[in-house]
A computed fold for a 71-nucleotide RNA from a marine sediment metagenome, annotated as transfer RNA. Its Rfam family is "tRNA".
RNA sequence: GGGGGCGUGGUGUAGUGGUAGCACGCGAGCCCUUCAAGCUCGAGUCAGGGGUUCAAUUCCCCUCGUCCCUA
Numbered sequence: 001g002g003g004g005g006c007g008u009g010g011u012g013u014a015g016u017g018g019u020a021g022c023a024c025g026c027g028a029g030c031c032c033u034u035c036a037a038g039c040u041c042g043a044g045u046c047a048g049g050g051g052u053u054c055a056a057u058u059c060c061c062c063u064c065g066u067c068c069c070u071a
Stems, first nucleotide, its partner, number of pairs: 001070007010024004018054001026042005047063005
């Protein structure tokens, strides 16, 4: 230089056009003599930009990061 994969709350992951879910973590409440455990509730997210579409995490293009193959 050429080709390909991946990027989703703080962390790990599911979701591949139609309300972004789960686990752990974090905050509040209940329970308990207290803590832990358990139960309930809550905050917090689609790498960035553009395009297609009534509607984009999803499809297309560019950029960035990371990994792999090849020269």